[in-house]
Context: one part of a larger RNA
Molecule: large-subunit ribosomal RNA, domain II
Organism: Bipolaricaulia bacterium (SeqCode)
């Protein structure tokens, strides 16, 4: 792990709704009884009892009406004719109640061969140190005290071995050990340690106390029977088919939040309404959002005037009014939509709406766009509108729940299309017509930058010569004054004026210590046609750095393109939609059986994605009755070409097998297996 075989909404009782049968203003028996038949059962008695027939009031009571009430009011709650047994489904409720799964809790046994403590009675501590008390002697004293020296041997003393602990650090962690090893440490005459016997038991007992510790897991041992199928709002699992409909992840409460209740949304099933929802138009309505706007208000706020006031009085600063003049605002409106939403009328549409009753699920939801809270115009979150995923496959985006496009009832080697596409992989245009890009831009990004390049607006100069190059000039007064060690156009401050001229700054810029020297503005000459600025859009370009490899078009590759814009024609492409062919639901209408129901068959038209989840048909499995069959001339089982139905499945030749079993009607259920770290058995 595979295989085989077992494996999960059942039963009783009550209730409730329904179906289908009996009887009916009535229905109906229990227990028990008798009589048949006997595994089982079947008939007939048995009104006690239960429902229903009357109800209303708290009650007395009245009584199709009663209750309140003064009441002949009014209002409440009834009447105005259907129940009731039995089966049989669908629900509840009480039980173990769809199956498995606790950790636990109590009772009653067992444990002190571990450990805790205690009783008895024993056993053990090498060797060293230290040297109280006392005594003696010997000094001392009035006599003690006291002093020295021997002697002496005390103590939870001291150092250290056995022993007994277990500090520190290191190994060791499927270890050599389910608590070890190794260096190190603590105690060792003592509240020591150790041996054999015995005491003490879980509501307990031990405890120098850690709720320790009571046989390797003790905040209440442990095994076993037993309460016991303890409970699990939790987690798994829950077995054939086909057809019809189809949800929710949402309010409200809730010791509630991963759980219920009522309500919302789906399904059955009955009555209602019958032209209903939705969809257009048309008329009628309230609104105060977006947007505005504010000399309309409430409040922000910013710049400029005038002034009264104030500061300081020299310049000048403040700011309340008024005037300009440009703003802002969920809690600010003189305005003021689009849309929604309400009502009505008309048109489409088509079958729904409403109520009851009987069955549910669902109460973690994501994700797109868009409006908005909050947050940080973050992730997130939580409002609302809307699609979608959930519960939707197909096609497109290379892959890619929820982004486009479309809703899969089957087949079909038919056709038309959507998104997206047509050089190759890879269906289908290396399509046509103008233009752009040169960046592989396309194919990843910003603020900013910049004579990329196209177009188009605009304004200056230009044949009375522009602009660009190249020749020539570019000058006196004067080195302007000041300042400087110097200051001469060109350190630096102030002033920038005149004169010859074609033209020339009291100097652009380089240069010198300063001067010089190059240069520029400006000027004429040479050339012969454009030349300079502004601003818009289109598409490029830099700003551009990451980790295994191109790797930031799917690839290959593309360049008047296979890129980008605008315009056109064709084609490709899907489960879309058509063609053909068939299934089946509903609703009509028709035939046909027929007791209404209701089945059958024709048409015709709608409709079949589907998770929880409700509803309808069936197909197998085991047994039971009844009826008909097969079977050694070979039954089940098993293998199995062929065959049949829409599917669950059926039927069959033959072959194995060797003794039993099938159909058609109806009944009853231990009635379907892939899942449960499922159970048992096997490989």
């Nucleotide at each position: 792990u595979c295989c085989g075989g077992c494996g999960a909404g059942u039963c009783a009782a009550u209730c409730u709704c329904g179906g289908u049968g009996g009887c009916a203003a009535g229905g109906u028996u229990a227990a028990g009884g008798c009589c048949c038949u006997u595994u089982u059962g079947g008939g007939c008695c048995g009104a006690a009892g239960c429902c229903g027939g009357a109800g209303c009031g708290a009650a007395a009571g009245c009584g199709a009406g009663u209750c309140u009430g003064a009441a002949c009011a009014g209002g409440g709650c009834g009447a105005g004719g259907a129940g009731u047994c039995a089966c049989u489904g669908g629900g509840a409720u009480u039980g173990g109640a769809c199956c498995c799964g606790a950790a636990g809790c109590c009772a009653g046994g067992c444990g002190a061969a571990c450990u805790a403590g205690c009783c008895a009675u024993g056993g053990c501590c090498a060797g060293g140190a230290u040297g109280a008390a006392c005594c003696u002697c010997g000094g001392g004293u009035g006599a003690c005290a006291c002093c020295g020296a021997g002697g002496g041997a005390a103590g939870g003393u001291c150092c250290g071995a056995a022993c007994c602990c277990g500090u520190a650090g290191a190994g060791g962690a499927g270890g050599a050990a389910a608590a070890c090893u190794c260096u190190u440490g603590g105690g060792a005459u003592g509240a020591g340690c150790c041996g054999u016997g015995g005491c003490u038991a879980g509501c307990g007992g031990u405890g120098a106390a850690a709720a320790g510790c009571c046989a390797g897991a003790c905040g209440c041992g442990u095994c076993u029977u037993g309460g016991g199928a303890a409970u699990a709002g939790c987690u798994g699992g829950u077995u054939c088919u086909c057809u019809c409909c189809g949800a929710a992840a949402u309010c409200g409460c809730u010791u509630u939040a991963g759980g219920g209740c009522g309500a919302g949304c789906c399904c059955c099933a009955u009555g209602u309404c019958c032209g209903a929802a939705g969809u257009c138009g048309g008329c009628g309505g309230g609104g105060g959002u977006a947007g505005a706007g504010c000399g309309a208000c409430u409040g922000g706020a910013u710049g400029g005037a005038u002034g009264c006031g104030g500061c300081c009085a020299u310049c000048g600063c403040c700011a309340a009014u008024u005037c300009c003049a440009a703003c802002c605002a969920a809690a600010c409106u003189c305005c003021a939509a689009a849309u929604a939403c309400c009502g009505u009328c008309g048109a489409u549409g088509g079958a729904u709406u409403c109520a009851u009753g009987g069955g549910a699920g669902u109460c973690a939801g994501g994700u797109g766009u868009c409006g908005g809270g909050u947050g940080a115009u973050a992730a997130g979150u939580c409002c609302g509108a809307u699609g979608c995923c959930g519960a939707a496959a197909g096609g497109g985006a290379a892959a890619c729940a929820a982004c486009c496009c479309a809703g899969a009832c089957c087949g079909c080697c038919a056709a038309c299309u959507a998104a997206g596409g047509u050089c190759c992989c890879u269906a289908a245009g290396c399509c046509c017509g103008u233009g752009c890009u040169a960046a592989g831009u396309g194919g990843g990004a910003a603020a900013g930058g910049a004579u990329g390049u196209u177009u188009c607006u605009u304004u200056g100069c230009u044949a009375a010569g522009a602009c660009a190059g190249c020749c020539g000039g570019g000058a006196g007064g004067u080195u302007g004054g000041c300042c400087u060690a110097g200051a001469a156009g060109c350190a630096g401050c102030c002033a920038u004026c005149c004169u010859u001229g074609a033209a020339a700054g009291a100097g652009u810029g380089c240069g010198u210590a300063a001067u010089a020297g190059c240069u520029c503005a400006c000027c004429g000459g040479u050339c012969g046609a454009g030349u300079g600025g502004a601003g818009a859009a289109g598409c490029g370009c830099c700003g551009a750095a990451a980790a295994u490899g191109u790797a930031a078009c799917g690839g290959g590759g593309c360049u008047c393109a296979a890129g980008c814009a605008c315009g056109g024609c064709a084609c490709c492409g899907a489960a879309g939609u058509u063609g053909c062919g068939g299934a089946c639901u509903c609703a009509c209408g028709g035939g046909c059986g027929c007791u209404u129901g209701c089945g059958u068959c024709c048409g015709u038209g709608u409709g079949u994605g589907g998770u929880a989840g409700g509803a309808g048909a069936g197909c197998g499995u085991u047994c039971u009755c009844a009826g008909c069959g097969g079977g050694c001339c070979g039954a089940a089982g098993c293998c199995g070409a062929g065959c049949c139905g829409a599917a669950a499945g059926g039927c069959c030749a033959g072959g194995u097998g060797g003794a039993c079993u099938g159909c058609u009607g109806a009944g009853a259920a231990g009635u379907g297996a892939g899942a449960c770290u499922g159970c048992c058995g096997g490989a």